RNA sequence: GCCGGAUUAGCUCAGUGGUAGAGCGGCUCACUCGUAAUGAGCAGGUCGUGGGUUCGACUCCCACUUCCGGCU
Numbered sequence: 001g002c003c004g005g006a007u008u009a010g011c012u013c014a015g016u017g018g019u020a021g022a023g024c025g026g027c028u029c030a031c032u033c034g035u036a037a038u039g040a041g042c043a044g045g046u047c048g049u050g051g052g053u054u055c056g057a058c059u060c061c062c063a064c065u066u067c068c069g070g071c072u
Base pairs, nucleotide, nucleotide: 001071002070003069004068005067006066010024011023012022013021018055026042027041028040029039030038048064049063050062051061052060
């Protein structure tokens, strides 16, 4: 330099154009003599950045950032 993949909650990841979710983690409550476990609830997101298409974009298109792999 070229090619491919990834980029969404603190972490690991879903989400194939119409209200952003799960598990783990955090906090609160219940249960317990107490803890753990279990159950219920709550908080936490400019969906990496900038544009484009569209009535409407996490989703489609372009460029870029960062990370991973391959080729040279």